[in-house]
RNA sequence: CGCCGAAUCCGACCGGACCGGGGGACCCAGACCGUGGGGUGAAUCUCGCGAAUGCGAGUAGGGUCAGCCUCUCGACCCGAACCCGUCAGCUAACCCCGGAGGCGUUGAGAGG
Repeated sequence: CGCCGAAUCCGACCGGACCGGGGGACCCAGACCGUGGGGUGAAUCUCGCGAAUGCGAGUAGGGUCAGCCUCUCGACCCGAACCCGUCAGCUAACCCCGGAGGCGUUGAGAGG
């Protein structure tokens, strides 16, 4: 300096700005009957191997390729993890919460 990500900035240092997430009416939508259900996230689903912890091949989807945005071609990657605890659709008012952590890319063309 740059990348993933909401995860930055300010401060007179019990905070504030801004960004992000959840809960929560009418109306609308919708059922459930435990083989529970739900949330954050791109991270879903299919098939195969294995006695199993697991492993492999794909895939919905996502990211990067350096002034910024979009599109095309090409290349390289990710396709996890965690949480709530029988409970939650949407949802105005209102209420609550987070602002970490981990990394090192640099091909071409078109339009702004």

Source information:
Predicted 3D model of a 112-nucleotide RNA (c-di-AMP riboswitch aptamer (ydaO/yuaA leader)) from a soil metagenome.